[in-house]
Context: one part of a larger RNA
């Protein structure tokens, strides 16, 4: 100088991406008291506030032992900051063994395909096996993900299902007819019509099946807007609801609010560059070693820095 540890005057987060570390207060003991919210279970030991006896009998006066009373008298078991507000995921769980624990995964609980049992589906060349010693209230499969209130238009494209009819089509079947060659029967070759599977065309359904869900101009008795129209393309033009959002480029939007001062935050507007409805949409009590913002306490995180202990660093041996 380092690394572990302690103490500090006045100030207390001015430090720092961030209160990271550190600190500090409080302690599952009694007695009172406890708000929004809410899925009545919760929140919640919410929060806050007050108690810690008496006799004796040692004592380093700081307790300690013992006996009495009480519900309770520090075995109160060596030990939790707290409160407000969002965002995200319903919860408890699960994960990158050895740089992520998280909002990723799962999940009850929603819905779609498939499968009638020799079951679909998977291992296996097979034999066989698991599903399952089960049987559609099973048993695979996708996608949503508690609850609540919902979950809009579009089937033109792709996809899946369905169709005793047409086209179109191979392989074969057919055998009109050409050639070739022989005296000749024949033999090679070649070959039109027609018939002829699935599949594509065709038709028609499905979106919690992959997907998609416009633009220009004009209008209203200030001015602006634009319920109106008009016209252009389209399969259809984004409904509720949310919105500068975990999504908003401009941009530190604009306003309010908090603060002496806020690019973060919270609460609205809505010009949504490029939300939006099971690739779900908004809301939601509890819950979290999650993500942001605030407050109160508290500190050497800081202004600023000193001191001190051990252990290293260094010199000698």
């Nucleotide at each position: 100088c380092c690394c572990u540890g302690g103490u500090u005057u006045a100030g207390g987060a001015a430090c720092u991406c961030g209160g990271c570390a550190a600190a500090a207060a409080a302690g599952u003991g009694g007695c009172c008291g406890u708000a929004a919210g809410c899925u009545a279970g919760c929140a919640a030991u919410a929060a806050g506030g007050c108690c810690u006896u008496c006799c004796c009998g040692c004592u380093u006066c700081g307790g300690c032992g013992g006996g009495a009373u009480g519900c309770a008298a520090c075995u109160a078991a060596u030990g939790a900051u707290a409160u407000c507000a969002a965002g995200u995921g319903a919860c408890u769980g699960u994960u990158u063994a050895c740089c992520a624990a998280a909002a990723a995964c799962a999940c009850a609980g929603g819905u779609c395909c498939c499968u009638g049992c020799a079951a679909a589906g998977c291992c296996g060349u097979a034999a066989g096996g698991c599903a399952a010693a089960g049987u559609a209230u099973a048993g695979g499969g996708g996608c949503u993900g508690a609850u609540g209130c919902c979950u809009g238009g579009c089937c033109a494209g792709u996809g899946u299902c369905a169709g005793a009819a047409c086209g179109u089509u191979a392989a074969g079947g057919g055998g009109a007819g050409a050639g070739g060659u022989g005296c000749a029967a024949g033999c090679c070759u070649u070959g039109a019509a027609c018939c002829g599977a699935a599949g594509c065309g065709c038709u028609g359904a499905c979106g919690a099946a992959c997907g998609c869900c416009g633009g220009c101009g004009a209008u209203a008795a200030c001015u602006a807007u634009a319920a109106u129209c008009g016209u252009c393309c389209u399969a259809a033009g984004g409904u509720a609801g949310c919105g500068a959002a975990a999504u908003u480029c401009c941009u530190u939007g604009u306003c309010g609010g908090g603060u002496a001062a806020g690019u973060u935050c919270c609460g609205a507007c809505c010009u949504g560059c490029a939300c939006g409805a099971a690739u779900g949409g908004c809301a939601u009590a509890a819950c979290a070693a999650c993500u942001u913002g605030a407050u109160a306490a508290c500190u050497g995180u800081c202004u600023c820095a000193a001191c001190c202990a051990g252990g290293g660093a260094c010199u000698c041996g």

A computed fold for a 317-nucleotide part of an RNA from a Patescibacteria group bacterium, annotated as large-subunit ribosomal RNA, domain IV. The source organism's lineage runs through Bacteria and Bacteria candidate phyla. Its Rfam family is "Bacterial large subunit ribosomal RNA". Its mean pLDDT, the model's own confidence on a scale to 100, is 82.